[in-house]
Context: one part of a larger RNA
RNA sequence: UGACGGGGACCCGCACAAGCGGUGGAGCAUGUGGUUUAAUUCGAGGCAACGCGAAGAACCUUACCACCCCUUGACAUGCCCGGUAUGGAUUUCAGAGAUGAUUUCCUUCAGCUUGGCUGGCCGGUGCACAGGUGCUGCAUGGCUGUCGUCAGCUCGUGUCGUGAGAUGUUGGGUUAAGUCCCGCAACGAGCGCAACCCUCAUCCUUAGUUGCUAACAGUUCGGCUGAGCACUCUAGGGAAACUGCCGGCGUUAAGCCGGAGGAAGGUGGGGAUGACGUCAAGUCUUCAUGGCCCUUACGGGGUGGGCUACACACGUGCUACAAUGGCAGUGACAGAGGGCAGCGAUCCCGCGAGGGGGAGCGAAUCUCUAAAAACUGUCUCAGUUCGGAUUGUUCUCUGCAACUCGAGAGCAUGAAGUCGGAAUCGCUAGUAAUCGCAGAUCAGCAUGCUGCGGUGAAUACGUUCCCGGGUCUUGUACA
Numbered sequence: 001u002g003a004c005g006g007g008g009a010c011c012c013g014c015a016c017a018a019g020c021g022g023u024g025g026a027g028c029a030u031g032u033g034g035u036u037u038a039a040u041u042c043g044a045g046g047c048a049a050c051g052c053g054a055a056g057a058a059c060c061u062u063a064c065c066a067c068c069c070c071u072u073g074a075c076a077u078g079c080c081c082g083g084u085a086u087g088g089a090u091u092u093c094a095g096a097g098a099u100g101a102u103u104u105c106c107u108u109c110a111g112c113u114u115g116g117c118u119g120g121c122c123g124g125u126g127c128a129c130a131g132g133u134g135c136u137g138c139a140u141g142g143c144u145g146u147c148g149u150c151a152g153c154u155c156g157u158g159u160c161g162u163g164a165g166a167u168g169u170u171g172g173g174u175u176a177a178g179u180c181c182c183g184c185a186a187c188g189a190g191c192g193c194a195a196c197c198c199u200c201a202u203c204c205u206u207a208g209u210u211g212c213u214a215a216c217a218g219u220u221c222g223g224c225u226g227a228g229c230a231c232u233c234u235a236g237g238g239a240a241a242c243u244g245c246c247g248g249c250g251u252u253a254a255g256c257c258g259g260a261g262g263a264a265g266g267u268g269g270g271g272a273u274g275a276c277g278u279c280a281a282g283u284c285u286u287c288a289u290g291g292c293c294c295u296u297a298c299g300g301g302g303u304g305g306g307c308u309a310c311a312c313a314c315g316u317g318c319u320a321c322a323a324u325g326g327c328a329g330u331g332a333c334a335g336a337g338g339g340c341a342g343c344g345a346u347c348c349c350g351c352g353a354g355g356g357g358g359a360g361c362g363a364a365u366c367u368c369u370a371a372a373a374a375c376u377g378u379c380u381c382a383g384u385u386c387g388g389a390u391u392g393u394u395c396u397c398u399g400c401a402a403c404u405c406g407a408g409a410g411c412a413u414g415a416a417g418u419c420g421g422a423a424u425c426g427c428u429a430g431u432a433a434u435c436g437c438a439g440a441u442c443a444g445c446a447u448g449c450u451g452c453g454g455u456g457a458a459u460a461c462g463u464u465c466c467c468g469g470g471u472c473u474u475g476u477a478c479a
Base pairs, nucleotide, nucleotide: 001479002478003476004475005474007473008472009471010470011469012468013467015463016462019427020426021425022424023423026319027318028317029316030315031314032313033312034310035309042053043052064305065304066303067302068301069300070299073129077128078127079126080124081123082122083121084120087106088105089104092101093100094099109119110118111117112116131294132293134292135291136290140288141287142283143282144281145279147277152191153190154189155188156187157186158167159166160165171182172181173180197271198270199269200268202239203238204237205236206235207234208233211229212228216226217225218224242265245259246258247257248256249255321420325379326378327377328376329375330374337368338367339366342361343360347356348355349354386417391412392411393410394409395408396407397406433455434454435453436452437451438450439449
């Protein structure tokens, strides 16, 4: 000087408390451990691994296993030799296919001193080499997590100290903040904080192939048409919030409390933004890369299998256990996105998944589009008209192909489950809870992820305690 203390003082955070809803019990989904296996590819491991890499394992992916093949190789460059191009389609045979053999058709280079050469392309063989998701993240770059959006981390000069170092950065107030004020052997500065950026909330303006009957007219009653940009909206520009104003408190300061006006008030809500560093944290399987290793194989191609196994254990979720509900009928209201090998209206067929035909739309124009809610009826507290696992069967769709191993529909079947021990998690407002919708990936496959809107609470006395953190101080046999 740090680190640590079941030392002290002060302060903060859904840290506790006050509340609301969960997990832990059940069934299923998914990840992991373990076990099994020819293989169940690999990585990730307290917080900060475990719906994680994976924004989508039937083949492919795929790295794993079994078997069958290739060896200058699936891919790159150069040298040597040969051909003149070549490219596309196709027949048959063997084979699981890769591949091997074979048939036919169409098409077919460029330049030049016309001698052929050169370039290009293809083939062959050999040589250099390619190739490796093989090892090392403790050799590395890059990227990322974490403490933590915590308020800290440092430097120059000066001064003090023999020196390591200190001071500044401590102190008194204050703040979300090393934020600002005052004081001070310090005076300044940098990286962080804040602001500048995006978005939401108000208004003005510019512009109307969306919106409006707001005003008029027509109307097949649909902004549908004429008409008009007032309003809504869209997207450009601007205004607006600064403790600016008033009162009180405070040291006449920084600031705090209350009020006015205002769409918004004291950082207005949300996002992006992550200091010096820590964990030899993670990643050699995104990529790049040193070293080591393989080179008829640890490289390359193919078929099939596996990653989907299943006495069990854990994490994360979904669905429930019901009446604030289930079922049936009527029937209303979003936002944000996507769409041409696509979205697909209306019509017809089917109980349904879906099928047939197909207008419109590269989309403010067409299309994919709500559910909870509301109203009416029924059920009457039961393992039930709750719950839907499991199983049988018949189908639908995607796709060469759904056996291993997809999703969905109909009928039948109807398991556990009556609110969950010890323990433990999230959340302070348009939040929690609850309800649906969309997108990426994607042929198909979503209870996951990322977004979007609908309905919409309770509680916070307070900081004694648990956890994490910040500042000062104290002790130390620790570094």

Model confidence (mean pLDDT): 83 of 100.
Small-subunit ribosomal RNA, 3' major domain from a metagenome, 479 nucleotides, folded computationally.
RNAcentral holds the full RNA, with entries from SILVA.